[in-house]
Context: one part of a larger RNA
RNA sequence: GAACAAACGCUGGCGGCGUGCCUAACACAUGCAAGUCGUACGAGAAAGUUGGCUUCGGCCAAUGAGUAAAGUGGCGCACGGGUGAGUAACGCGUGGAUAAUCUGCCCUUCAGCGGGGAAUAACCCAUCGAAAGGUGGGCUAAUACCCCAUAACACUGUUUUACAACUGUCAAACAGUCAAAGAGAGCCUCUGCUUGCAAGCUUUUACUGAAGGUUGAGUCCGCGUACCAUUAGCUAGUUGGUAGGGUAAUGGCCUACCAAGGCGACGAUGGUUAGCUGGUCUGAGAGGAUGAUCAGCCACACUGGAACUGAGACACGGUCCAGACUCCUACGGGAGGCAGCAGCAGGGAAUCUUGGGCAAUGGGCGAAAGCCUGACCCAGCGACGCCGCGUGGAGGAAGAAGUCCUUCGGGGCGUAAACUCCUGGACUGGGGGACGAGGAAGGACGGUACCCCAGUAGAAAGGGACGGCUAACUACGUGCCAGCAGCCGCGGUAAAACGUAGGUCCCGAGCGUUGUUC
Numbered sequence: 001g002a003a004c005a006a007a008c009g010c011u012g013g014c015g016g017c018g019u020g021c022c023u024a025a026c027a028c029a030u031g032c033a034a035g036u037c038g039u040a041c042g043a044g045a046a047a048g049u050u051g052g053c054u055u056c057g058g059c060c061a062a063u064g065a066g067u068a069a070a071g072u073g074g075c076g077c078a079c080g081g082g083u084g085a086g087u088a089a090c091g092c093g094u095g096g097a098u099a100a101u102c103u104g105c106c107c108u109u110c111a112g113c114g115g116g117g118a119a120u121a122a123c124c125c126a127u128c129g130a131a132a133g134g135u136g137g138g139c140u141a142a143u144a145c146c147c148c149a150u151a152a153c154a155c156u157g158u159u160u161u162a163c164a165a166c167u168g169u170c171a172a173a174c175a176g177u178c179a180a181a182g183a184g185a186g187c188c189u190c191u192g193c194u195u196g197c198a199a200g201c202u203u204u205u206a207c208u209g210a211a212g213g214u215u216g217a218g219u220c221c222g223c224g225u226a227c228c229a230u231u232a233g234c235u236a237g238u239u240g241g242u243a244g245g246g247u248a249a250u251g252g253c254c255u256a257c258c259a260a261g262g263c264g265a266c267g268a269u270g271g272u273u274a275g276c277u278g279g280u281c282u283g284a285g286a287g288g289a290u291g292a293u294c295a296g297c298c299a300c301a302c303u304g305g306a307a308c309u310g311a312g313a314c315a316c317g318g319u320c321c322a323g324a325c326u327c328c329u330a331c332g333g334g335a336g337g338c339a340g341c342a343g344c345a346g347g348g349a350a351u352c353u354u355g356g357g358c359a360a361u362g363g364g365c366g367a368a369a370g371c372c373u374g375a376c377c378c379a380g381c382g383a384c385g386c387c388g389c390g391u392g393g394a395g396g397a398a399g400a401a402g403u404c405c406u407u408c409g410g411g412g413c414g415u416a417a418a419c420u421c422c423u424g425g426a427c428u429g430g431g432g433g434a435c436g437a438g439g440a441a442g443g444a445c446g447g448u449a450c451c452c453c454a455g456u457a458g459a460a461a462g463g464g465a466c467g468g469c470u471a472a473c474u475a476c477g478u479g480c481c482a483g484c485a486g487c488c489g490c491g492g493u494a495a496a497a498c499g500u501a502g503g504u505c506c507c508g509a510g511c512g513u514u515g516u517u518c
Base pairs, nucleotide, nucleotide: 001518002517003516004515006514007513008512009511010510013389014388015387016386017385018384019382020381021347028343030342031341032340035075036074037073040072041071048063049062050061051060052059053058082300083299084298091225092224093223094222095221096220097219098218101217102216106213107212108211109210110209111208112207114148115147116146117145123138124137125136126135127134128133154177155176156175157174158173159172160171162169163168182205183204184203185202186201187200191198192197193196226272227271228270233263234262235261238260239259240258241257242256243255244254245253275297276296277295278294279290280289281288282287302323303322304321305320306319325336326335327334328333353379355378356377357376361375362373363372364371365370392422393421394420395419402413403412404411405410427455428454429453430452431451432450436445462507463506464505465504466503467488468487469486473502474501475500476499477498483490484489
């Protein structure tokens, strides 16, 4: 000098764009953050309103409404959002391998979608419990579940040819194995009843098998990736083989047996610290430091462990077990997890609203209408940062008052003020009023930005410094005191270095100080 996710002191007018728990991965009240589909399925309220009856207590019917809420089933919940505790590692970066693999939804192609069955929730009845929540009996549906059929270029096994070369690809033969579900709309040409309808036909969308693609993911390898040798030896599933198990898949991943190996001064092992990267800051560069916001990857979700479901998890707002903590309890037993968005306590030098909206972008479900979305888009708070604008403009005395200095002559503040004229970027009042929404509707922001008219100089300047480094000096007070100080150093009676005043210098809605990096 530059920079900052900064803080502190003094001061503070406006706007735009950014940005805001770096500390306790500390504990959390409250609300919201993941639902959706009636074109898969069975069932299905109430209040209210209207009408009728009435013994005036009420009863019945229609509507509300096939609505609400719940249930079975499908898809989603593995995305999106948060945090950086752990991790020195194939975790990340980069380049490869997969002849060792998987891939829901989506796209392309081929083939299919036939027949049958048994249940179960909801519901009803009974019953246990304070609750959370169960138990038994009975009824019922499906795109839920099961069986049979059919089926190959699919899978498994055997044999053979060719190509390839780590287990593969292609072709042929034989044997065996495996599937499915409907729903919506329309029509009467065929079929059946002969009106019109559906078991018929057409069509949309689902569903099943196979192949290919896309996207995403798994695994493996080369190289790179902090400090300490005041850490020198480490290792028993350890290193390799055979066989088996397991996985989508290779592999001591696991098991049995066999062998005795494997790593290490080119730093093993141990310890400390740390998420990695694109980037960011600085620097002429080389380098050094760093890893907030944004983007990619990884890891984690009260702590530890485990699996289930699923295309995908060993799953932040799922399950089970154990632990600590908090809460409820009828003491028998239960409930919970903000490192989602707000917010609260605590810690701290320090970090925001318990806001609006799904209008846009994107996501989930749905045929669609649409519903959900604290992702997101906006608004609020904070000079925290960067940028822009303003606090008036022109004229106005050889120069008022006041104050400071003075050699008492004068000099400075100083065109500064007053005063005159003008302007309207801020504000106030009135009027208009967006873009963002491509083709119907749809705008939270927002009556905002912006435009027009009118009014008022009106609300708006400070901070630090002035001995040298370093731009800027005098007076008074103080008297090695009080104090200053980044370094050198000032202060003991004329202090340009302390304190105050006037003046001056620098920057300016900021200015200084502290911390950190280059």
Molecule: small-subunit ribosomal RNA, 5' domain
Organism: uncultured bacterium